[in-house]
Context: one part of a larger RNA
């Protein structure tokens, strides 16, 4: 390279948008580049292959044929692909009316709780643990009541419920804003799919500047435990956690399952929409559509399992894998304030 693969054995980029490229619906026409048939020329000889001949045979030599899968020119074919110029509406999109939603951003507001402060009542303990001690408390703690301050998070509702491309999103109200679904029509007329590079988003931790700091809490200190205890337990406690702006760009970023399309038994839940039936209405039944779950046939799978939300049967595109260690390391490049990230070997060894 080929071949075979990528849920768990090595292997799906964390996720979008999108350039080049690859691929691309139905239909009539014309073209004839790909495709395909014929002819002509060429494709040296030797060699290989086949049939003969010559050395006693073979090797070897020699005659003829075939082959030389190719290239060029020319004459045809037109199903498919391409390019050309038309048409269509089943893909895709737009318009109109609705629906659900923790989708995103900003501002304002609310109550419970913890802590702290002030005051009242009140007195000797509180706290903590396996048991204790450190700690707090007669300078009046804990408990309890009233008032206040401040920060962070939003119990119940809450649900294999919802929304989002992923990361993720949960008190309430308002403003701005993205997407989805749905019904019936109208419109555009292939405008599509994927996507190397590129570009944007991307939990937590971490970094820079400036704020903020109630609780929690790396580091740190003390008390215990222990042979020791740089831990687990306890008392404290700083970064941090929060906000604004700017970086970082990682993760078991997981469904360990790339995105798109088509096809392939059923059954049961659940949330959004629509239609019909019955009904005063709600509740209900049936059908349908796009989500989200549980089983399960065929099929697939090494097995586990998957099974219309496929890991089944197919198509086109991208990414990735190719024994273990060395190593996601070194060197170099690029990026970063740094931490480091990304790209990514080899010797050697089993």
């Nucleotide at each position: 390279c080929g071949g075979g693969g990528c849920g768990u054995a090595a292997a799906g980029c964390g996720c979008g948008c999108g350039u080049a490229g690859g691929u691309g619906g139905u239909u009539a026409g014309g073209u004839a580049a790909g495709u395909u048939g014929g002819a002509u020329g060429u494709g040296a000889a030797a060699g290989c292959c086949c049939c003969g001949g010559g050395c006693u045979u073979a090797a070897c030599c020699u005659g003829g044929g075939a082959a030389c899968u190719g290239c060029a020119u020319u004459c045809g074919a037109u199903a498919c692909u391409g390019g050309c110029a038309g048409a269509c509406u089943a893909g895709a999109g737009u318009g109109u009316g609705g629906u659900a939603g923790a989708g995103g951003g900003a501002a304002g507001c609310g109550g419970a709780a913890u802590u702290c402060c002030a005051g009242g009542u009140g007195u000797a303990g509180c706290g903590g643990u396996g048991a204790a001690a450190u700690g707090c408390g007669u300078a009046g703690a804990u408990a309890u009541c009233u008032g206040g301050a401040g920060g962070a998070a939003c119990a119940u509702c809450a649900g294999u419920g919802g929304c989002g491309a992923a990361g993720g999103c949960g008190g309430c109200u308002u403003c701005c804003u993205g997407g989805a679904c749905u019904a019936a029509c109208a419109c555009u007329g292939a405008c599509a799919c994927u996507g190397a590079g590129g570009u944007g988003c991307g939990a937590a931790a971490g970094c820079g500047u400036g704020g903020g700091u109630a609780g929690c809490a790396a580091a740190c200190a003390g008390g215990a435990u222990u042979a020791g205890a740089u831990a687990c337990c306890c008392u404290g406690g700083u970064a941090g956690u929060c906000c604004a702006c700017g970086c970082c760009g990682u993760a078991a970023c997981c469904g360990a399952u790339g995105a798109g399309a088509a096809c392939u038994a059923g059954c049961c839940g659940u949330g959004g929409g629509g239609a019909a039936g019955a009904u005063u209405a709600a509740a209900c039944u049936u059908c349908u559509u796009g989500g989200u779950g549980g089983c399960g046939c065929a099929g697939c799978u090494a097995a586990c399992g998957c099974g219309a939300u496929a890991a089944g049967u197919u198509c086109a595109c991208c990414g990735c894998c190719u024994g273990g260690g060395g190593a996601g390391u070194a060197c170099g490049g690029c990026c970063g304030c740094a931490a480091g990230g990304u790209u990514a070997a080899a010797a050697c060894u089993c």
The part of an RNA shown here (small-subunit ribosomal RNA, central domain) has 350 nucleotides and comes from an uncultured prokaryote. Rfam family: Bacterial small subunit ribosomal RNA.